[in-house]
Molecule: transfer RNA
Organism: uncultured Erysipelotrichaceae bacterium
């Protein structure tokens, strides 16, 4: 240097044909208990890496650009 994945909630990771964002678990209220763990009910807490473009309208598509990681050299 060059090719190729990824980056989304506090972790770990889903998401799609462009129509406005989920799930586990953690957490936070309540129930239960003498208390407590477990269990059960509620509750999503988010600039979807940055910046810019095309679009009526992008997490998704172009372009650059941070940043992890594989191979190649």
């Nucleotide at each position: 240097g060059g090719u190729c994945c990824g980056g989304u909630a506090g972790c770990u990771c889903a998401g799609c044909u462009g129509g406005u964002a989920g799930a586990g678990c953690a957490g936070c209220g309540g129930a239960c208990u003498g208390a407590a763990a477990a269990u059960c009910c509620g509750c999503g807490u988010g600039u979807c890496g940055c910046c810019g473009g095309a679009u009526c309208a992008u997490c998704c598509c172009c372009g650059g650009c941070c940043u992890g990681g594989a191979c190649c050299a």